Model confidence (mean pLDDT): 84 of 100. The part of an RNA shown here (small-subunit ribosomal RNA, 3' major domain) has 480 nucleotides and comes from an uncultured organism.
[in-house]
Context: one part of a larger RNA
RNA sequence: UGACGGGGGCCCGCACAAGCGGUGGAGCAUGUGCUUUAAUUCGAUGCAACGCGAAGAACCUUACCUGGGUUUGACAUGGGGGUGAAAGUAACCAGAGAUGGAUACCUUUCCUUCGGGAACACCCCACACAGGUGCUGCAUGGUUGUCGUCAGCUCGUGUCGUGAGAUGUUGGGUUAAGUCCCGCAACGAGCGCAACCCCUACCCUUAGUUGCCAGCGGGUUAUGCCGGGAACUCUAGGGGGACUGCCUGGACUAACCAGGAGGAAGGUGGGGAUGACGUCAAAUCCUCAUGGCCCUUACGCCCAGGGCUAGACACGUGCUACAAUGGCCGGUACAAUAGGCUGCGAACUCGCGAGAGUAAGCUAAUCCGAUAAAACCGGCCUCAGUUCGGAUUGGAGUCUGCAACUCGACUCCAUGAAGGUGGAAUCGCUAGUAAUCGCGGAUCAGCACGCCGCGGUGAUACGUUCCCGGGCCUUGUACA
Numbered sequence: 001u002g003a004c005g006g007g008g009g010c011c012c013g014c015a016c017a018a019g020c021g022g023u024g025g026a027g028c029a030u031g032u033g034c035u036u037u038a039a040u041u042c043g044a045u046g047c048a049a050c051g052c053g054a055a056g057a058a059c060c061u062u063a064c065c066u067g068g069g070u071u072u073g074a075c076a077u078g079g080g081g082g083u084g085a086a087a088g089u090a091a092c093c094a095g096a097g098a099u100g101g102a103u104a105c106c107u108u109u110c111c112u113u114c115g116g117g118a119a120c121a122c123c124c125c126a127c128a129c130a131g132g133u134g135c136u137g138c139a140u141g142g143u144u145g146u147c148g149u150c151a152g153c154u155c156g157u158g159u160c161g162u163g164a165g166a167u168g169u170u171g172g173g174u175u176a177a178g179u180c181c182c183g184c185a186a187c188g189a190g191c192g193c194a195a196c197c198c199c200u201a202c203c204c205u206u207a208g209u210u211g212c213c214a215g216c217g218g219g220u221u222a223u224g225c226c227g228g229g230a231a232c233u234c235u236a237g238g239g240g241g242a243c244u245g246c247c248u249g250g251a252c253u254a255a256c257c258a259g260g261a262g263g264a265a266g267g268u269g270g271g272g273a274u275g276a277c278g279u280c281a282a283a284u285c286c287u288c289a290u291g292g293c294c295c296u297u298a299c300g301c302c303c304a305g306g307g308c309u310a311g312a313c314a315c316g317u318g319c320u321a322c323a324a325u326g327g328c329c330g331g332u333a334c335a336a337u338a339g340g341c342u343g344c345g346a347a348c349u350c351g352c353g354a355g356a357g358u359a360a361g362c363u364a365a366u367c368c369g370a371u372a373a374a375a376c377c378g379g380c381c382u383c384a385g386u387u388c389g390g391a392u393u394g395g396a397g398u399c400u401g402c403a404a405c406u407c408g409a410c411u412c413c414a415u416g417a418a419g420g421u422g423g424a425a426u427c428g429c430u431a432g433u434a435a436u437c438g439c440g441g442a443u444c445a446g447c448a449c450g451c452c453g454c455g456g457u458g459a460u461a462c463g464u465u466c467c468c469g470g471g472c473c474u475u476g477u478a479c480a
């Protein structure tokens, strides 16, 4: 100087408390451990691994296993020889296919002294080499997690100290903040904080189609449907607005704090992006790059099938429930984000349905997916393993795809399991938040209870004694 303390002081955080809703019990989904297996590819492992890499494992993916094949190779560059085609298209034979064989069409471009040469493509030969998701993340780059959006981490000069170092950065206040004020052997500065950026809340302005419809006219059972309008909503460009600016009180009449006015918004308005010096030899050699090591008729490459989907069990994360603040039936409202051309697909017809047939419109503020659901109104159920719950299983189907046996999703009929609020323990959340309700998107042929977004309804709670984590000062230390 640090680190540590079941030392002290001050302070903060859904850290606790006060609450709301969960998890832990059930069924299922998903990940992991373990076990099994020919293989169940690999990585991630306290917080910070475990719906994680994977924003899509039937084949492919795929790295694993079994079997079949191949050796200048699936891919790149270079050398020699051959062919003028090769490739491609169509179709045949053998084969599980890879592959091998055979047929038809096609018969390249440029230069030319017409001998040929060059380019290009394929084949053959031997070699340089290719190739490796093989090892080492404890050789590395890059990227990322975490402490933590915590308020810290440092430097120059000066001063002090033999020196390591100290001072500044400590102290008194204050703040979300090393934020600011005052003081001070310090004076300044840098990386962080804040602000500058984006979204959102209010207003003005510009613009007015595909969006809008107040007033005027026309028309309809009805609808901005039409003429028209530029007000309103909205869209998307520009600007304004909030600064403790004003008032009162407190404070050193400093920073600042409490209250108030006005205001759409008030003291950082809300949210996002933004992550200092560093810590964990943290994670990743399977994104990529890369040193070293290793394989080279194989640890490379191609293919078929299988596996990654196994199952006594254990754990994590979720979904659905156990019901009456509910379930079912009928009626009736109100969104936002985002997407659509080998795409979204209306209406109509068929089917109980998943869907099918046909087909309008739309390269989309125009057309489509698209009826939002919870809510509200009316009716039935009356506390029961039930009109709760939907697992499981049987049967019949639909769709995607070369192909749903291993191993897809969905529909209909039948079946109707566990489950009556879950032990010890444990998680999230302070406002348009929790809880609850539906909708969209990426990936994607198909497949979502996951993920990323969107809106609808919309609460409870205001303290710092304790637990956990963190910041500053101080103290002890035989630790570095």
Base pairs, nucleotide, nucleotide: 001480002479003477004476005475007474008473009472010471011470012469013468015464016463019429020428021427022426023425026320027319028318029317030316031315032314033313034311035310042053043052064306065305066304067303068302069301070300073129077128078127080124081123082122083121084120088105089104090103092101093100094099108119109118110117111116131295132294134293135292136291140289141288142284143283144282145280147278152191153190154189155188156187157186158167159166160165171182172181173180197272198271199270200269202240203239204238205237206236207235208234212229213228216227217226218225243266246260247259248258249257250256322422326381327380328379329378330377331376339368340367343362344361348357349356350355388419393414394413395412396411397410398409399408435457436456437455438454439453440452441451